[in-house]
RNA sequence: CCCUUAUCCAGAGCGGUGGAGGGCCAGGCCCGAGGAAGCCGCAGCAACCGGCCCGCAAAGGGUGCUGGUGCUAAUUCCGACGGGACGCUUAGCCAAGCGCGAGCGUUCCGAAAGAUAAGGC
Numbered sequence: 001c002c003c004u005u006a007u008c009c010a011g012a013g014c015g016g017u018g019g020a021g022g023g024c025c026a027g028g029c030c031c032g033a034g035g036a037a038g039c040c041g042c043a044g045c046a047a048c049c050g051g052c053c054c055g056c057a058a059a060g061g062g063u064g065c066u067g068g069u070g071c072u073a074a075u076u077c078c079g080a081c082g083g084g085a086c087g088c089u090u091a092g093c094c095a096a097g098c099g100c101g102a103g104c105g106u107u108c109c110g111a112a113a114g115a116u117a118a119g120g121c
Stems, first nucleotide, its partner, number of pairs: 002120007013042005021031003027078002043072003048068002050065001051063004076113001081110010092100002
């Protein structure tokens, strides 16, 4: 790198360094010289794995533990793809029915991609 499984509307920031970008990805929208990314220190959040406790055990639950990770703007920021419902518009189609198609908007479901954990190759 790749594969599998689970989770992603909750939660938690200060300082130093650095010096212009950052939020994966069309687009949008945001953050940023009142200091971005990255790195370091400290603090915090969470509870995936581990530990400990309850349980014969499994399932399940509890506990933040000098353990291993992770995380600490905005829902994974929205969205970008497929589908459903509803509404509006309509120069196309037409069996002539606002019926079909198309466009736009709202909303719901799903996917893809991504992130993290645990395992595998």
A computed fold for a 121-nucleotide RNA from a Deltaproteobacteria bacterium, annotated as SAM riboswitch aptamer (S box leader).
NCBI's taxonomy places the organism under Bacteria, Pseudomonadati, Myxococcota, Myxococcia.
The coordinates come from a structure-prediction model, not an experiment, and the mean pLDDT is 86.